[in-house]
RNA sequence: AGAGUAUGAUACUGGCUCAGAACGAACGCUGGCAGCGUGCCUCAUACAUGCAAGUCGAGCGAGAAAGCGUCCUUCGGGAUGCGAGUAAAGCGGCGAAAGGGUGAGUAACGCAUGGGUAAUCUGCCUUCCGGAGCGGGAUAAGGGCGUCCGCAAGGACCUUUGGCGAAAGUGCCGCUAAUACCGCAUAACGAUGCUGUGCGACUUUUCUUAUUCGUAAGCGAAGUCCGCGCGGUGUUCAAAGGGGCUUAAGGCUUGUCCUUUUGCCUCGCCGGGAGAGGAGCCUGUGUCCUAUUAGCUUGUUGGUGAGGUAACGGCUCACCAAGGCGACGAUGGGUAGCCGGCGUGAGAGCGUGAUCGGCCACACUGGGACUGAGACACUGCCCAGAGCCCUACGGGGCGCUGCAGUAGGGAAUUUUCCGCAAUGGGCGAAAGCCUGACGGAGCGACGCUGCGUGGAGGAAGAAGGCCUUCGGGUUGUAAACUCCUGUCGGGGGCUAAGAACGUCGUCGGGAGAAAUCUCGACGGUUGACAAAGACCCCAGUAGGAAGUCAUGGCUAACUCCGUGCCAGCAGCCGCGGUAAUACGGAGAUGGCAAGCGUUGUUCGGAAUUACUGGGCGUAAAGGGCGCGUAGGCGGCUGCAUAAGUCGGACGUGGAAUCCUUCGGCUCAACCGGAGAAUUGCAUUCGAUACUAUGCGGCUAGAGGACGGCAGGGGAGAGUGGAACUCCUGGUGGAGCGGUGAAAUGCGUAGAUAUCAGGGGGAACGCCGACGGCGAAAGCAACUCUCUGGGCCGUUUCUGACGCUGAGUGUGCGAAAGCCAGGGUAGCAAACGGGAUUAGAUACCCCGGUAGUCCUGGCCCUAAACGAUGGGCACUUGGUAGUGGGGAGAAAUCCUCUCUGCCGGAGCUAACGCGUUAAGUGCCCCGCCUGGGUAGUACGGUCGCAAGGCUGAAACUCAAAGUAAUUGACGGGGGCUCGCACAAGCGGUGGAGCACGUGCCUCAAUUCGAUUCAACGCGAGGAACCUUACCAGGGUUUGACAUGCAGGUGGUACGGACCCGAAAGGGCGAGGACCCUGGGUCAGCCAGGGGGCCUGCACAGGUGCUGCAUGGCUGUCGUCAGUUCGUGUCGUGAGAUGUUGGGUUAAGUCCCGUAACGAGCGAAACCCCUGUCCUUAGUUGCUAACGGGUAAUGCCGAGGACUCUAAGGAGACUGCCGGUGUUAAACCGGAGGAAGGUGGGGAUGACGUCAAGUCCUCAUGGCCCUUAUGCCCUGGGCGGGACACAUGCUACAAUGGCCGGUACAAAGGGAAGCCAAGCCGCAAGGCGGAGCGAAGCUCUAAAAGCCGGUCCCAGUUCGGAUCGGGGGCUGCAAUUCGCCCCCGUGAAGCAGGAAUCGCUAGUAACCGCGGAUCAGCCACGCCGCGGUGAAUAUGUGCCCGAGCCUUGUACACACCGCCCGUCAAGCCACGGGAGCCGGGAGCACGUUAAGUCAGCGGCCCAACCUUCCCCUCGGGGAUGGAGGGAACUGCCCACCGUGAGUUCGGCGACUGGGACUAAGUCGUAACAAGGUA
Repeated sequence: AGAGUAUGAUACUGGCUCAGAACGAACGCUGGCAGCGUGCCUCAUACAUGCAAGUCGAGCGAGAAAGCGUCCUUCGGGAUGCGAGUAAAGCGGCGAAAGGGUGAGUAACGCAUGGGUAAUCUGCCUUCCGGAGCGGGAUAAGGGCGUCCGCAAGGACCUUUGGCGAAAGUGCCGCUAAUACCGCAUAACGAUGCUGUGCGACUUUUCUUAUUCGUAAGCGAAGUCCGCGCGGUGUUCAAAGGGGCUUAAGGCUUGUCCUUUUGCCUCGCCGGGAGAGGAGCCUGUGUCCUAUUAGCUUGUUGGUGAGGUAACGGCUCACCAAGGCGACGAUGGGUAGCCGGCGUGAGAGCGUGAUCGGCCACACUGGGACUGAGACACUGCCCAGAGCCCUACGGGGCGCUGCAGUAGGGAAUUUUCCGCAAUGGGCGAAAGCCUGACGGAGCGACGCUGCGUGGAGGAAGAAGGCCUUCGGGUUGUAAACUCCUGUCGGGGGCUAAGAACGUCGUCGGGAGAAAUCUCGACGGUUGACAAAGACCCCAGUAGGAAGUCAUGGCUAACUCCGUGCCAGCAGCCGCGGUAAUACGGAGAUGGCAAGCGUUGUUCGGAAUUACUGGGCGUAAAGGGCGCGUAGGCGGCUGCAUAAGUCGGACGUGGAAUCCUUCGGCUCAACCGGAGAAUUGCAUUCGAUACUAUGCGGCUAGAGGACGGCAGGGGAGAGUGGAACUCCUGGUGGAGCGGUGAAAUGCGUAGAUAUCAGGGGGAACGCCGACGGCGAAAGCAACUCUCUGGGCCGUUUCUGACGCUGAGUGUGCGAAAGCCAGGGUAGCAAACGGGAUUAGAUACCCCGGUAGUCCUGGCCCUAAACGAUGGGCACUUGGUAGUGGGGAGAAAUCCUCUCUGCCGGAGCUAACGCGUUAAGUGCCCCGCCUGGGUAGUACGGUCGCAAGGCUGAAACUCAAAGUAAUUGACGGGGGCUCGCACAAGCGGUGGAGCACGUGCCUCAAUUCGAUUCAACGCGAGGAACCUUACCAGGGUUUGACAUGCAGGUGGUACGGACCCGAAAGGGCGAGGACCCUGGGUCAGCCAGGGGGCCUGCACAGGUGCUGCAUGGCUGUCGUCAGUUCGUGUCGUGAGAUGUUGGGUUAAGUCCCGUAACGAGCGAAACCCCUGUCCUUAGUUGCUAACGGGUAAUGCCGAGGACUCUAAGGAGACUGCCGGUGUUAAACCGGAGGAAGGUGGGGAUGACGUCAAGUCCUCAUGGCCCUUAUGCCCUGGGCGGGACACAUGCUACAAUGGCCGGUACAAAGGGAAGCCAAGCCGCAAGGCGGAGCGAAGCUCUAAAAGCCGGUCCCAGUUCGGAUCGGGGGCUGCAAUUCGCCCCCGUGAAGCAGGAAUCGCUAGUAACCGCGGAUCAGCCACGCCGCGGUGAAUAUGUGCCCGAGCCUUGUACACACCGCCCGUCAAGCCACGGGAGCCGGGAGCACGUUAAGUCAGCGGCCCAACCUUCCCCUCGGGGAUGGAGGGAACUGCCCACCGUGAGUUCGGCGACUGGGACUAAGUCGUAACAAGGUA
């Protein structure tokens, strides 16, 4: 940092997707160790069990038991000491408001940041000042509450421990203590009243200055009583003691006891000041989405007074006023704890708010207060509700969102652990107690980090695996093996830090009488973690420790097998239909690694919401057009202010985090120290360019006055002519009208046509324009009236008065449409009819109503377009026009406005725009953010309606799109070719037959070829063979090749014979060969080869795939095209060249030219043929000479000629004339055998058709292997209802038949061609000369010519078919050959629609030859010659082709693309009678607990008053003060009722939408898409 995806390719637009990082994660596979972190994101669901807040005896009273010891004992037990002033409980104090949890609620002063509090409070702590006197009455605990006696103590009885109660709990009686409670005193620097004074604050106001006349600033004065300080004076409010030591006195139970007391110390107590820390309140700024929520509010906003609070305040109340908030988004709805931070990012941002830290909120749900310094209180209280539990049914109890844990939910989240050793907290004088805070351990790869799974050597590159071109390659130094090492884990041992306080002991210093306080030293004591860590030792032959994902591109990594659009993969593009690097497996490779992948989410990439940093002519996007409000922006100049802005200083921006640096754990993660940073806010000082504000000035912007000008600008009234139609009358007499052609229609009741007259409505020809006016819509005969805007000119006036313009507002707004009333000639939706058509609800025709017109009122849309918002300024030009002005005699020139065209720079993806910008800038508004769904639904709003405006989502797709490029195509255009048409000649299509094919049949009818470009094609020879097919019979190393092993001389081979259809099998006389060596030289021996047998490798396959291939071929097309190099142009695809003007058969040539050249094609070179020459002269030839014959080059001879076959010449637009551009070239001519390529052939560019061929051959892969191979016999390829292609022969007289007669070329021939002669009617036979062939032979050429005959007929045409008889080939002609003869004598009388060939030696007609071949189904094919025409005016049309151009939504390329209904499946959504549920409010009713208030009566120890009694301690009564209960009132939770509102679920039926297989109907769009 980018990449993939669109397209045939390209650029752009634009979406989708990927690579990165992160996570409180989850899932799959796998898993050695350690450190540090981290762990219910879901149901703020419900909770069993245990623990999570107590402590103080140095505040107070009271005070056990078990057990043990001792004593006594009637052995039942009793007493006493210790236990112990302990436990448990109580009064009292402090704490319990902290710590810990959670994020439901909350869009808020909740949070963050900065301020304020002169409007406040503050326990414990620190510090300072002062005080602490004298009294009083209760109360808890403890005790008692069965019955009887007694005043009481006590006693007796009763089983009993004893009120009531199941429990929770709780009543009554009487007693008692305090640091509990109460009274009195004292009292200040406290509080408060009055008063003085200083400072500050606030209010009022004279005066001055400025003024926008509202006010602002300043000096001063007065006042308020607000704050602080200092005074004076009055009123008022307090307390508590405990412990230690000591002094003195008293007491007894003589204890280092008790009571009182002195002094000191200590912990407390009371009042006050200050501080620290904490808290309350107020406030500037910031803080999500929604306008399909636009209006909200009655304690609401303010005031006065009062209440209330720690405190300001409508916080509450009474009264008064009618305010307050809102487009700078109120109110409503949705969502959400906020922040430091965290993740990502270059940053700006975006996302997030786990763990840690700050704040807030909550504690089962709702309400409430009490206590207190602090709460409206997580493990307190009261009430209500839901849920659960206990119950003896009467009543009670509970709240894990503390730590563990359970259930449930969920993809998912841990131990009912250890310890207070450390840190911190509460209480305490302290010891200490408590502490699920915390410190630790446990579980989980959940994350981060570190370590290990070994190191070195080791090639016959082992085996095995995989691949293979079979050679090898790879796994791979990897392993084995050798030598080492010893981390982690295992075993054993040893031992730190976390521990220092405190406390105890000893010692010492200081103060003190001592106690005690304080300082120091030494010693003792304290560890959950911990079976840890560090370190040491031990063992070992490395022993216990590697996976996972990927490997088509993006994206690093490739092969084999399996599978066969199946199974499957997939993040996107896309893979899979028999050779899959994409599926599955294997091997190999790549990546990461105790992890690796997947899923989810966030940021990034995405400049794809664009502040940094985007756009709007055609891609999405300019409002249809004005006026104008708010707002935004705004000319030149001076002064002032200093709000913005800029700079400095200062405060704050908590810690942690991030960053830098240093340090501590062996490193790292982690942790610590220091720094930096914290981009912000506030205060203050300064600067004044710019912006702003205030006050002045100016005239260049804007506007006005004056004088002119043009105009279909607007409104109203009137006038006119042409055309049309209707009516009346005349003339006239059969049609008119209409179309591609027709018909419907009109017309003898007189149309159309024509003349005259009259009526009516609508529109205004020519002028007229590329022209004018208007904001747009729009405006056109003429005249008048009213009226808007624009332009020009000159002086002059105002003095920034300007530009834009949201929402709302307002106006205008084509056509169609709507309402009411008129009008209606023409035109004309709907509708009727006629045509067209497969249909034709269309296009065409005949009619025709709304409407079109007018008046009034609506509607408000459009391709309302320049698809281009408005304004201002700047930036080269040319040309044409409109309206003014100026100069000039004129031509013409200058200048302002408006309207066009071309074009420069620049811009643009390109097209294009280009002073009328889409250029360069500024200002303001509108709008866009992938396609479809959809401008749809819902809601709102407007409208009479139609409908308009606003305007989504679910779901779905990997695109949708713009411009340009190359092609292809067009029922687009231009130019031009071709037997393409036309003009001709002859055919095919009809008949019969041949042949090929389809179809059918069959055991098989082998296979292939299928528009042109398959079909007399592969096949240039199917009776067997061929042969691949079928049936049957056989065979298995094979019919054929190579190699290996073993065996084998009577071996191989094999006459005859037997079986068989044959193949083959059996029997078997006979019976070998080659090489080497030996040898008694014999076909003797040994070894080897060959052969054969057996076995193994392998052979073999016309089996499949021509869509795996090579090669070859067809076709477009013998068409004239197709490319390249360099250059140039273009961002690019690409263009140019190759286009253009001519010309040609031709991209042939010439000219022009940003192209210049070149290649493959065309042409030429090559072959045949046409003329001539040279050479050569046999087997060919024969003119002259000679010879000879019946005759013949027959012979001698000759090379002249023909010919043969080799070489050359010739033709090149070379010459002349004309045309043309002076060219190329064309036309005509001369010469010439031949003339413009002389004729013909060979030759086939880049490519196209997945064209054809695996059955010519070759070949990958697959398949068969006693068969899909091989052999054989027979059959089939020849079957026949049909259909088609190609041919042959005909239908006859230009003919048939008979006779006579003439002239070729090119070929073939030895298992061959075959002469003469003879036989046969003939096919043929016999025969055998000659010839491997310019020699012999096939060989006769035929049409033709001469003569004759037939006489227009199914014939003397035609020959099919059938019968008979022969011939030939061949092993064999039945299926199934050819030929001959005799007989038979079919169809057919010129061939419908349609269709083929041919432009000259061509067509047509005629015969001849050859290949294949035994023969032949050949009428085919390939060649050869003979005779030998007609026509071409021409390019409109059909077909094909070339070039240029145009359109395109095609690119598999028109046999393309593509639309809509219907039918089927599936998905989501809208409507829907209604049904159900949730949320928030409103009104009314009822009202628990509780605060506050009221309150006759009732109740009450302390203080006061009066009276009485008394044992002088006190008691009783009365009244008061004060307090309380009950009751009443206000408020009010839950609850009930009611009317609405909002969100959601279900819903018969219904509506459209998306998607889906090759469904149905048509053909709408893309080409002029066939009606643009």
RNAcentral holds the sequence, with entries from SILVA. This is a predicted structure of a 1572-nucleotide RNA (small-subunit ribosomal RNA) from a metagenome. Its mean pLDDT, the model's own confidence on a scale to 100, is 83.